This is a predicted structure of a 72-nucleotide RNA (transfer RNA) from Aedes aegypti. Rfam family: tRNA. Rfam links the family to the GO term triplet codon-amino acid adaptor activity. The family's RNA type in Rfam is transfer RNA. NCBI's taxonomy places the organism under Eukaryota, Metazoa, Altocrustacea, Aparaglossata, Stegomyia. Its mean pLDDT, the model's own confidence on a scale to 100, is 81.

[in-house]
RNA sequence: UACUUGGUAGCUUUGUUGGUAAAGCACUCGUCUAGUAUACAAGAGUUGUGGGUUCAAAUCCCACCUGAGUAC
Repeated sequence: UACUUGGUAGCUUUGUUGGUAAAGCACUCGUCUAGUAUACAAGAGUUGUGGGUUCAAAUCCCACCUGAGUAC
């Protein structure tokens, strides 16, 4: 320098060819308990950044950032 591939909640991940984001663990609150844990019930929180296409983008296109790998 070129090419391939990944980036989604605090962590690990799903999202099948565009239709409005989800699960487990963790976290907060409530009930229960002498207290804690368990259990039950409720809740908060997310698409790497910026543009483009589209009625509509995690998904398609471009550039950039970053991790890994390959070639010279």